[in-house]
């Protein structure tokens, strides 16, 4: 002096699913608490080929946007996985 992987941050985009029912509340919402129905894209949990022990079976690693629905969510909001500038933070490679 380039500035790769990874990381973190603001912006912006960003879907799904009941503004369902009772009932407290209360002018209203909102909020609680039951109850049925549902979403998958915070998070969490599982595993296929593979591959590695050891020996004919086992064990151990193994990915998701897939499963699962414990958490969360089902009018807006707020949250969101993921994309995109832009800053840092880092220091591969030259």
């Nucleotide at each position: 002096a380039u500035g790769a992987a990874g990381g973190c941050g603001c912006c912006g985009g960003g879907a799904g699913a009941g503004u369902c029912c009772u009932g407290c509340g209360g002018g209203g919402a909102a909020g609680c608490a039951g109850g049925c129905g549902c979403c998958g894209a915070a998070g969490g949990a599982g595993c296929a080929a593979g591959g590695a022990u050891g020996u004919c079976c086992a064990u151990c690693u193994g990915a998701a946007a897939c499963u699962c629905u414990c958490a969360g969510g089902c009018a807006g909001a707020a949250a969101c996985a993921c994309c995109g500038u832009c800053g840092c933070c880092g220091g591969a490679c030259g």

Glycine riboswitch aptamer from a Candidatus Fermentithermobacillaceae bacterium, 94 nucleotides, folded computationally. Its Rfam family is "Glycine riboswitch aptamer". From the family's description: This family represents the bacterial glycine riboswitch. The coordinates come from a structure-prediction model, not an experiment, and the mean pLDDT is 81. The sequence was found by an Rfam model in a public genome assembly.